[in-house]
Molecule: transfer RNA
Organism: Planctomycetota bacterium
RNA sequence: GCGGGCGUAGUUCAGCGGUAGAACACCAGCUUCCCAAGCUGGGGGUCAAGGGUUCGAAUCCCUUCGCCCGCUCCA
Numbered sequence: 001g002c003g004g005g006c007g008u009a010g011u012u013c014a015g016c017g018g019u020a021g022a023a024c025a026c027c028a029g030c031u032u033c034c035c036a037a038g039c040u041g042g043g044g045g046u047c048a049a050g051g052g053u054u055c056g057a058a059u060c061c062c063u064u065c066g067c068c069c070g071c072u073c074c075a
Stems, first nucleotide, its partner, number of pairs: 001071007010024004018055001026042005048064005
């Protein structure tokens, strides 16, 4: 330099055009002498960034950034 994959909650991930979700973690309550476990409820998101397409974009297109993999060239 070329090609491909990934980027979504604190963490691991789902969601592939039509209200952004699950589990764990966190907070509160119940339970318990206390802790843990269990049960119930709650908070938490610029969907990497910018632009475009569309009535509507996390999702499709373009560019950029970061991480990973493969190929090639030079020293």